[in-house]
RNA sequence: GGGGCCGUAGCUCAGAUGGAAGAGCGCUAGAAUCGCACUCUAGAGGCCGUGGGUUCGACUCCCAUCGGCUCCACCA
Numbered sequence: 001g002g003g004g005c006c007g008u009a010g011c012u013c014a015g016a017u018g019g020a021a022g023a024g025c026g027c028u029a030g031a032a033u034c035g036c037a038c039u040c041u042a043g044a045g046g047c048c049g050u051g052g053g054u055u056c057g058a059c060u061c062c063c064a065u066c067g068g069c070u071c072c073a074c075c076a
Base pairs, nucleotide, nucleotide: 001072002071003070004069005068006067007066010025011024012023013022019056027043028042029041030040031039049065050064051063052062053061
C1' cells in the first nucleotide's frame, strides 16, 4: 500500500428481502424474606463508530473517514 470481517443499551450479542431497535446479564424501584441471596413484577438506559449521499422512509443501500481483528504485498 491492497483485500476481507467487525463497530447496535454499562457488558455479551440479535436485528432474511429498507417501514423506523430488541434479548440475556447488569442497574433502579416494588413484591416475597426477620434480613441477604435466589425468584417474581415494573422501569430507566442506545437516535445504531463518524460525516455525507440515495429514498416518502436507512442499523439495513452507496461514498468517504476513524478504530479493532485478519490475509496479502512491500521494505531491510
Predicted 3D model of a 76-nucleotide RNA (transfer RNA) from a Candidatus Auribacterota bacterium. The coordinates come from a structure-prediction model, not an experiment, and the mean pLDDT is 81. Lineage of the source: Bacteria > Pseudomonadati > Candidatus Auribacterota. It matches the Rfam family "tRNA". From the family's description: Transfer RNA (tRNA) molecules are approximately 80 nucleotides in length. The family's RNA type in Rfam is transfer RNA.